[in-house]
RNA sequence: CACGUGCUCCGGGGUCGGUGAGAAUCCGAGCCGGCGGUCAUAGUCCGCGAACCGUUACGUCGUCACCGCCGGUGACCGACUGACGGCUGAUCCGGUGGAACUCCGGGACCGACGGUCAAAGUCCGGAUGGGAGGCGUACGUG
Numbered sequence: 001c002a003c004g005u006g007c008u009c010c011g012g013g014g015u016c017g018g019u020g021a022g023a024a025u026c027c028g029a030g031c032c033g034g035c036g037g038u039c040a041u042a043g044u045c046c047g048c049g050a051a052c053c054g055u056u057a058c059g060u061c062g063u064c065a066c067c068g069c070c071g072g073u074g075a076c077c078g079a080c081u082g083a084c085g086g087c088u089g090a091u092c093c094g095g096u097g098g099a100a101c102u103c104c105g106g107g108a109c110c111g112a113c114g115g116u117c118a119a120a121g122u123c124c125g126g127a128u129g130g131g132a133g134g135c136g137u138a139c140g141u142g
Stems, first nucleotide, its partner, number of pairs: 001142007009134002015029004030122002032111002034048004043109002052086006059080004063075005091107005113125003
C1' cells in the first nucleotide's frame, strides 16, 4: 500500500406574500438537491439506495385445528429476516480546455407514499427508522 473479515462512529436539504370561510397544497416570487462512478468537480450522463408491488427460502412469533397433552404435529394466513425481480423523474446551448450534458455564462426541466376545513419536492407522518456508502480501527494474507 492492496485485499478479506469484524467492530465503533458518521450517513438529506428546502419559504414568504396574495386571494379566500379555509391553502406553507391554488396564484406570484423564492429556496433545496442522498450515495458510488465518470481523463475535469453532475438533482438531469451510467449505476445504487429508500418507498411501493410480486415471487421465493429457512427460521422465529402470532392464529386455528389435531394428538399419546403444558409437550408435539400440521395448516394456511399475517408479521419479521434474507435473496431475486418489477417499478422508479428531469438538460440544452455557448465559452475555456488535451479532456467537462460535471467547470464558467445563459436558458429550461424534475421531485415516492399516506394525511390535511383547498390540490404539497418545501407542512405533518411512517422516521430516535432504513440505507447506498464513508472515515477510523483490530486481526489475517500478500